[in-house]
RNA sequence: GGGGACGUUCGGGUAAUCGCGGGUGGAAAACCCACUCGAGGAAAGUCCGAGCUCCACAGAGCAGGGUACUGGGUAACACCCAGCGGGGGUAACCCCGGGAAAGUGCCACAGAGAGGGAAACCGCCUCCGGUCAUGCCGGAGGCAAGGGUGAAAAGGUGAGGUAAAAGCUCACCGGGCAACGGGUGACCGUUGUGCCAGGUAAACCCUACCCGGAGCAAGGCCAAAUAGGAAGGGUUGAGGUUGCUCGCCGACCUUCGGGUUGGCCGCUUGAGGAACCGGGAAACCGGCUCCCCAGACAGAUGGUUACCACCUCCCCCGUUCCGGGGGAGGACAGAACUCGGCUUACAGAAUGUCCCCCCAC
RNA sequence: GCCGAGAUAGCUCAGGCGGUAGAGCGAUGGACUGAAAAUCCAUGCGUCCCCAGUUCGAUUCUGGGUCUCGGCACCA
Numbered sequence: 001g002g003g004g005a006c007g008u009u010c011g012g013g014u015a016a017u018c019g020c021g022g023g024u025g026g027a028a029a030a031c032c033c034a035c036u037c038g039a040g041g042a043a044a045g046u047c048c049g050a051g052c053u054c055c056a057c058a059g060a061g062c063a064g065g066g067u068a069c070u071g072g073g074u075a076a077c078a079c080c081c082a083g084c085g086g087g088g089g090u091a092a093c094c095c096c097g098g099g100a101a102a103g104u105g106c107c108a109c110a111g112a113g114a115g116g117g118a119a120a121c122c123g124c125c126u127c128c129g130g131u132c133a134u135g136c137c138g139g140a141g142g143c144a145a146g147g148g149u150g151a152a153a154a155g156g157u158g159a160g161g162u163a164a165a166a167g168c169u170c171a172c173c174g175g176g177c178a179a180c181g182g183g184u185g186a187c188c189g190u191u192g193u194g195c196c197a198g199g200u201a202a203a204c205c206c207u208a209c210c211c212g213g214a215g216c217a218a219g220g221c222c223a224a225a226u227a228g229g230a231a232g233g234g235u236u237g238a239g240g241u242u243g244c245u246c247g248c249c250g251a252c253c254u255u256c257g258g259g260u261u262g263g264c265c266g267c268u269u270g271a272g273g274a275a276c277c278g279g280g281a282a283a284c285c286g287g288c289u290c291c292c293c294a295g296a297c298a299g300a301u302g303g304u305u306a307c308c309a310c311c312u313c314c315c316c317c318g319u320u321c322c323g324g325g326g327g328a329g330g331a332c333a334g335a336a337c338u339c340g341g342c343u344u345a346c347a348g349a350a351u352g353u354c355c356c357c358c359c360a361c
Numbered sequence: 362g363c364c365g366a367g368a369u370a371g372c373u374c375a376g377g378c379g380g381u382a383g384a385g386c387g388a389u390g391g392a393c394u395g396a397a398a399a400u401c402c403a404u405g406c407g408u409c410c411c412c413a414g415u416u417c418g419a420u421u422c423u424g425g426g427u428c429u430c431g432g433c434a435c436c437a
Base pairs, nucleotide, nucleotide: 001357002356003355004354005353006352007351008350009349010348012308013307014306015305016304017303018302020038021037022036023035024034025033026032040332044343045342047341048340049339050338051337052215053214054213055212059246060245061244062243064211065210066209067208068207069083070082071081072080073079084097085096086095087094088093098206099205103204104203105200106199107198121147122146123143124142125141126140127139128138129137130136131135155173156172157171158170159169160168174195176193177192178191179190180189181188182187219265220264221263222262229256230255231254232253233252239249240248241247258436259435260434272291273290274289276287277286278285279284310330311329312328313327314326315325316324317323362433363432364431365430366429367428368427371386372385373384374383380417388404389403390402391401392400410426411425412424413423414422
């Protein structure tokens, strides 16, 4: 200097002016004034996990759903940290993760054969017969080594062995099982045995663990108005508890018709944020001090102007580089009960650690 | 705001517990007719919404995204 891997932070600033929503104060109401606060890293998707509220403060069984290497963190999680094994990459690093030896299903087409350790299509070899024939034809048998089909054909490579072959035997590799040793564990190592067991569980299933339902339009209070109206069902149990059975609550439920489109609470102080100290390898935890940081309900958080900064494009001056002037544009998006995550979108800017290559000293 | 459903031929919809997908209507061409309608015959180049993953193989299974549609206020 070039290329890359993994993070982190920001995602315009200042001033003027016109506005908008909340809070506090100005004695009270209205108005007005003053002060003060006022979007995001994703506020998004609503995909997980919780808080909160109501329904038995939440129950039993079945069904159903979810998660899935190991250890830790956490209120909890499908999240995070650290490790283990497999795969990819020269590397930094990235991706994947229970069980196929409980059972069942499926494996189209092609192919001889697609799962019982199976299967002779082309083949290889031996023997017998025919024939002049080592060839050819027919028959009996042996062989999974070679070819061919396929995503996949029942360990791989080499040597020995054989009529030809074959874990038939041996060496190495791979895999299974057992013992011993190490590790909290996933797992690793050594030795022995010996080739017995295809893939698929984001197919049913098995194992372990977890899960009651609904959602702030939850739910509570006040006020107003109308037809305390009709039909059907219901104390022989409707309805609620998402499916079924039980248990519990228990007098209303469904449809049509009628009325209102108001106010208050829930509502923002919370598993909250920042600095420091301590523990831990880390995620994270503990202590202490300080801070208060949006709460609307047709839904505020904005517009304009000027200057500055960055980036992109266009035009002009200057012969080009460089420089100067002018103009246009600036990402994704936007709170609605609240948190912890994940995922997805994103113009551009800054920055840390690490890896590879090239050059110079 | 919350909850749910769907996307397959031009239109309306089936379908499948993985092996290259159909029906009706419509359209096009032909027959019949003087001509048309009706009738009869024939005809399907479909990103199974998109992108990843699992699998030998995905329209179907899993995850993410896009679009469309529906329901949910209170009172008596």
Two RNAs folded together computationally: RNase P RNA and transfer RNA, 437 nucleotides in total. Model confidence (mean pLDDT): 82 of 100. It holds a member of the Rfam family "Bacterial RNase P class A". Rfam links the family to the GO terms dimeric ribonuclease P complex, tRNA processing and ribonuclease P activity. The family's RNA type in Rfam is ribozyme.